[in-house]
RNA sequence: CUCGAUAAAGGCAAACCACUUGAAAGGGUGGGACGCAAAGCCACUGGCCUAAGUUCUGGAAUAACAGGAUAAGGCGGCAGGGUUGCCGGGC
Numbered sequence: 001c002u003c004g005a006u007a008a009a010g011g012c013a014a015a016c017c018a019c020u021u022g023a024a025a026g027g028g029u030g031g032g033a034c035g036c037a038a039a040g041c042c043a044c045u046g047g048c049c050u051a052a053g054u055u056c057u058g059g060a061a062u063a064a065c066a067g068g069a070u071a072a073g074g075c076g077g078c079a080g081g082g083u084u085g086c087c088g089g090g091c
Stems, first nucleotide, its partner, number of pairs: 001090004011036002016031006034077001040083003044080003047075004053070006
């Protein structure tokens, strides 16, 4: 530098459940393991999710309600990028 077939030391932990937090998506803690060689870390690019609030449209209406857009929030277990790193093989 490159690769992850095998082995060892260990690591993480999906769904689901309980509690908790949030408007929501989602997050946290514990239990639990489908998986994972970066499933360590960073929302930088694309993507996806939510949208109480804001705004636009419909509504006779400044109301209820419905729909669209969006500030913003989130997903790193969606892809790319950045960065650090265990074990083993090859060069």